Predicted 3D model of a 348-nucleotide part of an RNA (small-subunit ribosomal RNA, central domain) from an uncultured bacterium. The full RNA is in RNAcentral, with records from ENA. The coordinates come from a structure-prediction model, not an experiment, and the mean pLDDT is 90.
[in-house]
Context: one part of a larger RNA
RNA sequence: CUGGGCGUAAAGGGUGCGCAGGCGGUUUAGCAAGACUGAUGUGAAAUCCCCGGGCUUAACCUGGGAACUGCAUUGGUAACUGCCAGACUAGAGUGCGGUAGAGGGGGGUAGAAUUUUGCGUGUAGCAGUGAAAUGCGUAGAUAUGCAAAGGAAUACCGAUGGCGAAGGCAGCCCCCUGGACCUGCACUGACGCUCAUGCACGAAAGCGUGGGGAGCAAACAGGAUUAGAUACCCUGGUAGUCCACGCCCUAAACGAUGUCAACUAGUUGUUGGGAAUAUCUAUUCUCAGUAACGAAGCCAACGCGUGAAGUUGACCGCCUGGGGAGUACGGCCGCAAGGUUGAAACUC
Numbered sequence: 001c002u003g004g005g006c007g008u009a010a011a012g013g014g015u016g017c018g019c020a021g022g023c024g025g026u027u028u029a030g031c032a033a034g035a036c037u038g039a040u041g042u043g044a045a046a047u048c049c050c051c052g053g054g055c056u057u058a059a060c061c062u063g064g065g066a067a068c069u070g071c072a073u074u075g076g077u078a079a080c081u082g083c084c085a086g087a088c089u090a091g092a093g094u095g096c097g098g099u100a101g102a103g104g105g106g107g108g109u110a111g112a113a114u115u116u117u118g119c120g121u122g123u124a125g126c127a128g129u130g131a132a133a134u135g136c137g138u139a140g141a142u143a144u145g146c147a148a149a150g151g152a153a154u155a156c157c158g159a160u161g162g163c164g165a166a167g168g169c170a171g172c173c174c175c176c177u178g179g180a181c182c183u184g185c186a187c188u189g190a191c192g193c194u195c196a197u198g199c200a201c202g203a204a205a206g207c208g209u210g211g212g213g214a215g216c217a218a219a220c221a222g223g224a225u226u227a228g229a230u231a232c233c234c235u236g237g238u239a240g241u242c243c244a245c246g247c248c249c250u251a252a253a254c255g256a257u258g259u260c261a262a263c264u265a266g267u268u269g270u271u272g273g274g275a276a277u278a279u280c281u282a283u284u285c286u287c288a289g290u291a292a293c294g295a296a297g298c299c300a301a302c303g304c305g306u307g308a309a310g311u312u313g314a315c316c317g318c319c320u321g322g323g324g325a326g327u328a329c330g331g332c333c334g335c336a337a338g339g340u341u342g343a344a345a346c347u348c
Stems, first nucleotide, its partner, number of pairs: 004319003007302002012316001014201004021194003025088004030083002033081002035077008049065006091191001092188005097182003103177007110154001115149007125136002162169002206247006215241002220236004258315006266293012297304002321348003330341004
């Protein structure tokens, strides 16, 4: 190794691209590296095995045979893998024609609301709570009218809806730009799948430099509550939240379910296309998504069930009792915070 697993028990890498590697559609001819087959040589002896012999037997010793499943050379076979040459179109891709979309980047702009400021009206309260108090207010608040400033986010539409590889993406308009789906035709002709190392992207928080700062709000201060209250509640409030550039690289980064392909009952909703019928607004069929329920099957059960956790194949990642520990040490990365790789003693 033969021969286990990874939705929830330990275990799918956060996501993609992709070199090496692994694997790879149909068909024809050839080659003969793998493969299969024959022969020859070799595979020391002892040992093991088989048939005998010798010690009274056995262990032991000993004769012969087989075996030594291997290697090399040589002859052959050509189904399969491989290699070479040719062909094909079902995989993959390109073009033409349509469609939907919060996909991404940049610029502009709109209205509602909060806050602040100015002016007016107006007077004693406002705010807050379980109840209060701190707080604000006769130096005129709250309320209300008009005007202005500034920042952030876009109610309704809005959905089990859409798009994106994931993270994620939402007012409206313009510019630049990626991808997807559908239909028929034409073209290329296996150009494919997966992917260690690598590269890129990667919420929030955090970091650096410079801006910005309305609301919210770690820290902090005060008021309450309480036995205490370094909390929950209240009044304030700074980093931060926002922008530009550069880092960080982690999440319950979740569908806790890797990617690709094939096959295996249905029913109902919904999104985007297409076709047919047709009473003209529906019915049926079909492709791609997204949900609910369920045959078979699977599962320890829960549940999954053509979007599989069913039946198979290809490739990658990962797991091997709990704690110690995602720690120590070392390496690499980082400005730092820290990240990544990742033990052992000991203990149950």